[in-house]
RNA sequence: GGAGCGGUGGCAGAGUGGCCGAAUGCGCCGGUCUUGAAAACCGGAGAUCGAAAGAUCCGGGGGUUCAAAUCCCUCCCGCUCCGCCA
Numbered sequence: 001g002g003a004g005c006g007g008u009g010g011c012a013g014a015g016u017g018g019c020c021g022a023a024u025g026c027g028c029c030g031g032u033c034u035u036g037a038a039a040a041c042c043g044g045a046g047a048u049c050g051a052a053a054g055a056u057c058c059g060g061g062g063g064u065u066c067a068a069a070u071c072c073c074u075c076c077c078g079c080u081c082c083g084c085c086a
Stems, first nucleotide, its partner, number of pairs: 001082007010026003018066001028044005046057004059075005
């Protein structure tokens, strides 16, 4: 350099344009149980700003659309394969 795949919450990871601030698991918090813990079971909780109501947020930016994590453009970063140089 060429081709392909990917970037989502504390971590991993799913996610037909609308039921999504976002499944599920792990971890975390509270509880039940227990002599006590662990395990198991039940419940809860994303972040930032804000007194609250609420607003914004899926790598950065822009676009399409009534509506975007999802489609398009561009940039950044990572992985795999191929090629070139050394």